Small-subunit ribosomal RNA, 5' domain from Campylobacter jejuni subsp. jejuni, 505 nucleotides, folded computationally. The coordinates come from a structure-prediction model, not an experiment, and the mean pLDDT is 83.
[in-house]
Context: one part of a larger RNA
RNA sequence: GAGUGAACGCUGGCGGCGUGCCUAAUACAUGCAAGUCGAACGAUGAAGCUUCUAGCUUGCUAGAAGUGGAUUAGUGGCGCACGGGUGAGUAAGGUAUAGUUAAUCUGCCCUACACUGGAGGACAACAGUUAGAAAUGACUGCUAAUACUCCAUACUCCUUCUUAACUUAAGUUAAGUCGGGAAAGUUUUUUCGGUGUAGGAUGAGACUAUAUUGUAUCAGCUAGUUGGUGAGGUAAUGGCUCACCAAGGCUAUGACGCAUAACUGGUCUGAGAGGAUGAUCAGUCACACUGGAACUGAGACACGGUCCAGACUCCUACGGGAGGCAGCAGUAGGGAAUAUUGCUCAAUGGGCGAAAGCCUGAAGCAGCAACGCCGCGUGGAGGAUGACACUUUUCGGAGCGUAAACUCCUUUUGUUGGGGAAGAAAUUUGACGGUACCCAACGAAUAAGCACCGGCUAACUCCGUGCCAGCAGCCGCGGUAAUACGGAGGGUGCAAGCGUUACUC
Numbered sequence: 001g002a003g004u005g006a007a008c009g010c011u012g013g014c015g016g017c018g019u020g021c022c023u024a025a026u027a028c029a030u031g032c033a034a035g036u037c038g039a040a041c042g043a044u045g046a047a048g049c050u051u052c053u054a055g056c057u058u059g060c061u062a063g064a065a066g067u068g069g070a071u072u073a074g075u076g077g078c079g080c081a082c083g084g085g086u087g088a089g090u091a092a093g094g095u096a097u098a099g100u101u102a103a104u105c106u107g108c109c110c111u112a113c114a115c116u117g118g119a120g121g122a123c124a125a126c127a128g129u130u131a132g133a134a135a136u137g138a139c140u141g142c143u144a145a146u147a148c149u150c151c152a153u154a155c156u157c158c159u160u161c162u163u164a165a166c167u168u169a170a171g172u173u174a175a176g177u178c179g180g181g182a183a184a185g186u187u188u189u190u191u192c193g194g195u196g197u198a199g200g201a202u203g204a205g206a207c208u209a210u211a212u213u214g215u216a217u218c219a220g221c222u223a224g225u226u227g228g229u230g231a232g233g234u235a236a237u238g239g240c241u242c243a244c245c246a247a248g249g250c251u252a253u254g255a256c257g258c259a260u261a262a263c264u265g266g267u268c269u270g271a272g273a274g275g276a277u278g279a280u281c282a283g284u285c286a287c288a289c290u291g292g293a294a295c296u297g298a299g300a301c302a303c304g305g306u307c308c309a310g311a312c313u314c315c316u317a318c319g320g321g322a323g324g325c326a327g328c329a330g331u332a333g334g335g336a337a338u339a340u341u342g343c344u345c346a347a348u349g350g351g352c353g354a355a356a357g358c359c360u361g362a363a364g365c366a367g368c369a370a371c372g373c374c375g376c377g378u379g380g381a382g383g384a385u386g387a388c389a390c391u392u393u394u395c396g397g398a399g400c401g402u403a404a405a406c407u408c409c410u411u412u413u414g415u416u417g418g419g420g421a422a423g424a425a426a427u428u429u430g431a432c433g434g435u436a437c438c439c440a441a442c443g444a445a446u447a448a449g450c451a452c453c454g455g456c457u458a459a460c461u462c463c464g465u466g467c468c469a470g471c472a473g474c475c476g477c478g479g480u481a482a483u484a485c486g487g488a489g490g491g492u493g494c495a496a497g498c499g500u501u502a503c504u505c
Stems, first nucleotide, its partner, number of pairs: 001505004006501005013376006019369002021334001026332003030329003035078003040075002043071002048067009085287003094212008104204002109200008117151004126141006157180002161176006185192001213259003220250003225247008262284004266277004289310005312323004340366001342365003348362001349360004379409004390399003414442006423432001449494005454475003460489005470477002
């Protein structure tokens, strides 16, 4: 000198765009943050309309049937593995770059071909009985489906075996063969679906090479350890696991241990090389009270799912139960320190749905904070008997100083009134918002501070103090004429900021 997610002191007019718990991965009251589909299903079924019957005040009441269309709970489907948060762990099972997968999977989506035949038994809901304070159940009976099961068919699919071609090998491709394997309906119609196979796209898994903090006051480490054969397991290779066999494997190019740490694109600085760093934004990883485990599923070993154990908090009729903000707000605590228990799904995006639509603290906006960057303003011109006050003085004067007063002008900004968007594509739909912006009126009106003035370093005098009180980044200043302490006048620098502290280059 530059910089900061900064803090503190003094001061503070406006706007735009950003940013805002760096500390306790501490504990959390309350509300919301993941639902949706009646065009899969049973069930319940309002208003209204039509028909019939009965009573009669002949257009009203009551009943029955049909139509109508809504839905709490339940079965079922899809979603809940996305989006959002945090950085505890992790020095390599991570990340970055480049590759391999002839060792793999992939719901929804796209393309192509083929199929969508027949049959059956249940379980919720519901009704009844019953246990319990509650959470939650138990028994009996009835019932539907795109829920479940069986049969049929199925080239390509899976599997056994055989042959051929290619291939260094592992293996791949082609032909044949034994055995096995599918499906679901719905809507008034059009639709929307379901099953198998092949290909694509997307996403993911696995492996390899190189790079990736400090420490040798850590020098030896290792028995599933290193390799082989066989088996199991997985979507898939592999000690991934197991049985048997062999005795290997790593290490001074730092094994093993300890400490620290999410990684990268980037960011800051620097002429560069480097050094420091990893907030916001973007990609990857890990985690979800702590530890462990699997289930479902295309995908999880699952933040707002399940089970077990633990700590903590809460309810209880003491028998037993409930919970997890590192989602958005908010609270307590910690701290030098970090915001609203706001509005809307209008846009963008996501989930479900044929759609209308519903949900969405993602997102879009608004609120708070000079926390940062940028822009604007706090007036302009004239005005000398150089007024008054103040400071200083050699008492003549000098400074503040065209500065003020005063005259004329302007209205950025401000206030009041009127109009008023784009963002919406498509006739409906705008939270922001009567916002931005435009017009008119009023009136200099509403708006300047902070630090410094011995040298480094731009800027000097007076008074007070008297090695005291104090200053200080370094040198140093102060013991009676202090440009260095405190005050005043004047000046210098920056300016809605200015200084100080901390950290980085």

Overview: Rfam family: Bacterial small subunit ribosomal RNA.